[in-house]
Molecule: FMN riboswitch aptamer (RFN element)
Organism: Cereibacter changlensis
RNA sequence: GUUCUCAGGGCGGGGUGCAAUUCCCCACCGGCGGUGACAGCCCGCGAGCGCCUGCCGAUGGCAGGGUCAGCAGAUCCGGUGAAACUCCGGGGCCGACGGUAUAGUCCGGAUGAAAGAGAAC
Numbered sequence: 001g002u003u004c005u006c007a008g009g010g011c012g013g014g015g016u017g018c019a020a021u022u023c024c025c026c027a028c029c030g031g032c033g034g035u036g037a038c039a040g041c042c043c044g045c046g047a048g049c050g051c052c053u054g055c056c057g058a059u060g061g062c063a064g065g066g067u068c069a070g071c072a073g074a075u076c077c078g079g080u081g082a083a084a085c086u087c088c089g090g091g092g093c094c095g096a097c098g099g100u101a102u103a104g105u106c107c108g109g110a111u112g113a114a115a116g117a118g119a120a121c
Base pairs, nucleotide, nucleotide: 001121002120003119004118005117006116012026013025014024015023027105028104029095030094031045032044033043034042040093041092048071049070050068051065052064053063054062055061056060075091076090077089078088079087097108098107099106
């Protein structure tokens, strides 16, 4: 370099209500690379929204660009140690877009895409 494979988890119980896995109480989950030591919340990356370009049957749809105006979350205390916002103990916090009674956990784009991991040549 080429080809191929893989590459995200989680609503169980109760309450209110005409209606909620969406609200309230309890519960549950944690992609990829890096970092003196194992990370959802340290530094980055990815998907998503937006934006830009093109086309079309045009309040939208499809294709392309790939960070481009922009959005894109969240951690403290104590202990051990040479070294930990990563381990142990404790407390706390966060989670794209569209749909629907207001959703990290349901349904949908998605049998998609992809950070990246691996194999063969």